The RNA shown here (small-subunit ribosomal RNA) has 1393 nucleotides and comes from uncultured Phyllobacterium sp. NCBI's taxonomy places the organism under Bacteria, Pseudomonadati, Pseudomonadota, Phyllobacteriaceae, Phyllobacterium. The coordinates come from a structure-prediction model, not an experiment, and the mean pLDDT is 83.
[in-house]
RNA sequence: AGAGUUUGAUCAUGGCUCAGAACGAACGCUGGCGGCAGGCUUAACACAUGCAAGUCGAGCGCCCUGCUUGCAGGGAGCGGCAGACGGGUGAGUAACGCGUGGGAAUCUACCCAGCUCUACGGAAUAACUCAGGGAAACUUGCGCUAAUACCGUAUACGUCCUCCGGGAGAAAGAUUUAUCGGAGUUGGAUGAGCCCGCGUUGGAUUAGCUGGUUGGUGGGGUAAUGGCCCACCAAGGCGACGAUCCAUAGCUGGUCUGAGAGGAUGAUCAGCCACACUGGGACUGAGACACGGCCCAGACUCCUACGGGAGGCAGCAGUGGGGAAUAUUGGACAAUGGGCGAAAGCCUGAUCCAGCCAUGCCGCGUGAGUGAUGAAGGCCCUAGGGUUGUAAAGCUCUUUCACCGGUGAAGAUAAUGACGGUAGCCGGAGAAGAAGCCCCGGCUAACUUCGUGCCAGCAGCCGCGGUAAUACGAAGGGGGCUAGCGUUGUUCGAAAUUACUGGGCGUAAAGCGCAUGCAGGCAGACAUUUAAGUCAGGGGUGAAAUCCCGGGGCUCAACCCCGGAACUGCCUUGAUACUGGUAGUUUUUUGCCCGAGAGAGGUGAGUGGAAUUCCGAGUGUAGAGGUGAAGUUCGGGGAUAUUCGGAGGAACACCAGUGGCGAAGGCGGCUCACUGGCUCGAUACUGACGCUGAGGUGCGAAAGUGUGGGGAGCAAACAGGAUUAGAUACCCUGGUAGUCCACACCGUAAACGAUGGAUGCUAGCCGUUGGGCAGUUUACUGUUCAGUGGCUUUUUUUUUUCAUUAAGCAUCCCGCCUGGGGAGUACGGUCGCCAGAUUGGGGGCUCGAAGGAAUUGACGGGGGCCCGCACAAGCGGUGGAGCAUGUGGUUUAAUUCGAAGCAACGCGCAGAACCUUACCAGCCCUUGACAUCCCGAUUACGGUUUCCAGAGAUGGAUCCCUUCAGUUAGGCUGGGUCGGUGACAGGUGCUGCAUGGCUGUCGUCAGCUCGUGUCGUGAGAUGUUGGGUUAAGUCCCGCAACGAGCGCAACCCUCGCCCUUAGUUGCCAGCAUUCGGUUGGGCACUCUAGGGGGACUGCCGGUGAUAAGCCGAGAGGAAGGUGGGGAUGACGUCAAGUCCUCAUGGCCCUUACGGGCUGGGCUACACACGUGCUACAAUGGUGGUGACAGUGAGCGGCGAGAUCGCGAGAUUGAGCUAAUCUCCAAAAACCAUCUCAGUUCGGAUUGCACUCUGCAACUCGAGUGCAUGAAGUUGGAAUCGCUAGUAAUCGCGGAUCAGCAUGCCGCGGUGAAUACGUUCCCGGGCCUUGUACACACCGCCCGUCACACCAUGGGAGUUGGCUUUACCCGAAGGCGCUGUGCUAACCGCAAGG
Repeated sequence: AGAGUUUGAUCAUGGCUCAGAACGAACGCUGGCGGCAGGCUUAACACAUGCAAGUCGAGCGCCCUGCUUGCAGGGAGCGGCAGACGGGUGAGUAACGCGUGGGAAUCUACCCAGCUCUACGGAAUAACUCAGGGAAACUUGCGCUAAUACCGUAUACGUCCUCCGGGAGAAAGAUUUAUCGGAGUUGGAUGAGCCCGCGUUGGAUUAGCUGGUUGGUGGGGUAAUGGCCCACCAAGGCGACGAUCCAUAGCUGGUCUGAGAGGAUGAUCAGCCACACUGGGACUGAGACACGGCCCAGACUCCUACGGGAGGCAGCAGUGGGGAAUAUUGGACAAUGGGCGAAAGCCUGAUCCAGCCAUGCCGCGUGAGUGAUGAAGGCCCUAGGGUUGUAAAGCUCUUUCACCGGUGAAGAUAAUGACGGUAGCCGGAGAAGAAGCCCCGGCUAACUUCGUGCCAGCAGCCGCGGUAAUACGAAGGGGGCUAGCGUUGUUCGAAAUUACUGGGCGUAAAGCGCAUGCAGGCAGACAUUUAAGUCAGGGGUGAAAUCCCGGGGCUCAACCCCGGAACUGCCUUGAUACUGGUAGUUUUUUGCCCGAGAGAGGUGAGUGGAAUUCCGAGUGUAGAGGUGAAGUUCGGGGAUAUUCGGAGGAACACCAGUGGCGAAGGCGGCUCACUGGCUCGAUACUGACGCUGAGGUGCGAAAGUGUGGGGAGCAAACAGGAUUAGAUACCCUGGUAGUCCACACCGUAAACGAUGGAUGCUAGCCGUUGGGCAGUUUACUGUUCAGUGGCUUUUUUUUUUCAUUAAGCAUCCCGCCUGGGGAGUACGGUCGCCAGAUUGGGGGCUCGAAGGAAUUGACGGGGGCCCGCACAAGCGGUGGAGCAUGUGGUUUAAUUCGAAGCAACGCGCAGAACCUUACCAGCCCUUGACAUCCCGAUUACGGUUUCCAGAGAUGGAUCCCUUCAGUUAGGCUGGGUCGGUGACAGGUGCUGCAUGGCUGUCGUCAGCUCGUGUCGUGAGAUGUUGGGUUAAGUCCCGCAACGAGCGCAACCCUCGCCCUUAGUUGCCAGCAUUCGGUUGGGCACUCUAGGGGGACUGCCGGUGAUAAGCCGAGAGGAAGGUGGGGAUGACGUCAAGUCCUCAUGGCCCUUACGGGCUGGGCUACACACGUGCUACAAUGGUGGUGACAGUGAGCGGCGAGAUCGCGAGAUUGAGCUAAUCUCCAAAAACCAUCUCAGUUCGGAUUGCACUCUGCAACUCGAGUGCAUGAAGUUGGAAUCGCUAGUAAUCGCGGAUCAGCAUGCCGCGGUGAAUACGUUCCCGGGCCUUGUACACACCGCCCGUCACACCAUGGGAGUUGGCUUUACCCGAAGGCGCUGUGCUAACCGCAAGG
């Protein structure tokens, strides 16, 4: 110090999450020792038991005991002091409670110091005795008695009161020679009470509160001031600087965190406060309204003889309960301190110690050295090895801690040591007794195997898991920390994510609709004064502890001790530059006088023309109107059209302009009246009068509301007609509120420049409106104010943009924002007639995003340009029929599997009767049909004949032929066969979504990229866009680009022309010939197959920009504009297809999912679809005649010819391993006939008889002959191919193949029509635009409903708490008054007081 997460990617905004530190913690796993600390945060819940406050005989009497007989001890009382401290808790309290700093009107036992006294008397009472009452607690009566208990008198240095005359008030002794006490008073110290300034949580959805309330006078009361209380008088006091009310909370030093400022917190220690079962109250006392005192009330618990009584752990232990959770019913007064006492001493759960707990912090240990064959085992593995790992074992050592034995402190300045036989020290034994937890996808250090298969599970965020999971579980290995480690909870940090330090508001959340203006905040120049802010210095205070620094002590550390600094604060004394206050001066802010000016500024009154509609009249006749097209509608009762006249309401064409005015909303014919603001120009006056502005007040479009008018047009609602699947819409015909006026409400808008107001400063250019000035000149130029626009520099900004009219640089003031949704909603308040508005605004719940700007794509029933048999123009088909073939579906034992829009469906299959074959049934084999290794046997192996069983595989028997190679001569080596054993073979089993390879497709479309440079914060852009052009990112020009690569084109093959070379099997012009290129001869021609040439927009004209190019029935040429065709397929897309071509990871089967065989199936058949063949006929059928090709193929082959058969074909067989022989016959063409019919069309189907192939044609081949003669008469919606030697039509060949094409691949013959053109359909390319899409429009996304779950509300009601008001009853107690009674001291002769 940052990181992850919104996106395909980017930058900003913005939230969520993480890494750090901490804790009085808890939970899970684990656990050796010691030191120092800490230990009910919850029920201020209830408490059994024990202890926690007593002491004094040197104040007093009495009783008891012991004996040493005058001593000692004890008990209950009277009396004194202390029980107001110490200890606990945090319920209450938002307060002078606390903190800090001051103050005056006070008291203070014990303590210290000073002064002065301590005299004389008196009457009781408890204990006790006696007698009662009661269960008890306790209590009653008579009687006796003491005091430092009580009372009176005397005295008063000082004290107090006072009307200044005077008046009042003390005391206590004890014991024995020296003290301790007692009283009054003064001062101190200590402690306490009271008052004041400042500080001290949240809420305004709490805005008004207050009657002793605020003040005065006079009293009372108190230690003391004071409405503290009372009487009277006055009517005040507090509050937006937040009163009152509500909620929450003990406050502080400090603690945690943080760089700091801050934020959170208030355990332990220390200071203060409050409380003591709950509430109230006083007494005593120096001090209490009293934790272990009293009285009363209440709740609860206990005892009881039912009549009454007792109690208060928030003291220390402990119990129950609550809870995630917090310890022993321990020891001692040895130390420190406290109470009493003259003292000895007694008491002390304060305290000092011990016990329990890893709760925290700190320290130590669990061994050290050596040790490679890198042991064994584990794990991984490419099977070679790697890793665990010097780790272990082994060898050599050591003994800290723990253990055993001995010795043994300090704490104690004389005695006294709970801790404690503790700490420490010495000796001994033995590596011996001592390691776990979490994590390993990224953040975040650390990786592999197996299991699992969106299951089980993980998860702080993003997310992982659907058969190859570094994310689940286990193991191996690794990383981190370590007697602990993780998890959970909480706080701060990170978060500049509330921003004082230190943020924002055009579009991300955020400028009030606009103005006016009280309070408040801020405010021009100069000098005077003051000293509040500000600054400086000293002093006081800021408790100690803590933190920090420097030392020191425990072996170190934690811990402890000492010193310093600090405690940023408050009080106090000065200074006066700035800010503020006070009182002056000044003119430039502001305002005002004067002179001009522009304007849809406002209000009222009047008035004008055009247009619409309506009414009346005329002309006139059949339609009008309206629409995409129509219909509703109007019209022979005369519309529409047209002419004239009239009525009425509303709005003001042209001018008109990013022109004007206004604060905004807004304002538009013309005239008049009244009126607001602004600008310019001059100077004179005022003298800071200013800016902003919470609340307040006013204005405020449209719609809407109320009352009364008005109503031409328009027009929510409504009605009808259309459209549509529907159409509560868009379109049409009507039409009411309303729109208009007056008055009164409402108070909102994307009320927007999504940009608050004011002032100053900071570059320019070009317009425009209203003034002024200057110059020339009648129209401009320059300049200066005030507006209003466009573009651009610096700047700013996430970008887009803004840019003197700032979103720049600054100052002042106001308003507003803090993740999205819920929601500007609920509740509360205010306003309103309603609708509703406004204020201030949530929570629960839910998500990890939501949102901004820009980028690249993709998409659009967006735009522009362009192309393609894409449409159009044509030709021929498919879709209807029959059949063939493929698919779906169904069926089946099986109908093997794959392919699925284009881009599956005559596809894999260039050919399923067996085989193929993967499927089914049955029968068999199990190291296997095939490969390698091992063991044993054998020497071959193999071929051939026959027989038996069987469906065959297979099994058994048999005849004959043959008997491997090397050799060291050994069954030694290799090979073969058989048998055996296990490693293994085998799998057309699964996964094409684990893969390679191959292929399809967009698409033979013109695109796809890179290097350097430049631009941009960046993703990216530029180049590749633009102007032309092309089939083409083809070429040219321009250009912050310059180049390059893969594609295009060309290079390759073929066809078309020519030349040349070579002439056999090819050819034959001329010559010869048996007339057959047969032969001689020749290679000139054709042809063959080698090599060349040829075409390049090269030439001409036009056009274009002088370019690239384009045009030309221009030339020439066989061919003309890439000449025709082919091969050739960029970056990529479709998780496209294929594990059944092959290869291959993983998984699965192993007497079977492997292998063999027979038979069956892949050929099924209500049906649906694709692709084809044949047709429906006369451009034809049939018959006849016998003209013309080119690819190719051939030895288990092609097969001439001859013979036979109606024919398929058979027999025989020449030639040919092919330019030689054969297939081989080409067919359409031509001639004749048929004459429009289900036919002399069509040939399906079926019967009979045959042929061929083949072990074998039943399921299930092809062909032939005779017979049979179905549907079909040109095909609905829809749809396909084709632009020239093409379509159409005609036949021929080949691969596969024993046989079997209507399919496929090729070949030639005959040989068209049409293309105006690019509006539309489909596909594609480039540019541009919008986007909330990026799995990319087959996208995204909204709402209802159904079911389940969660949260909340309403609900007949029921119930609790807090607070307030009025009233009633009212304990204890205080004060006063009064009545009655009692009474020793004192008075009085007595009564009596």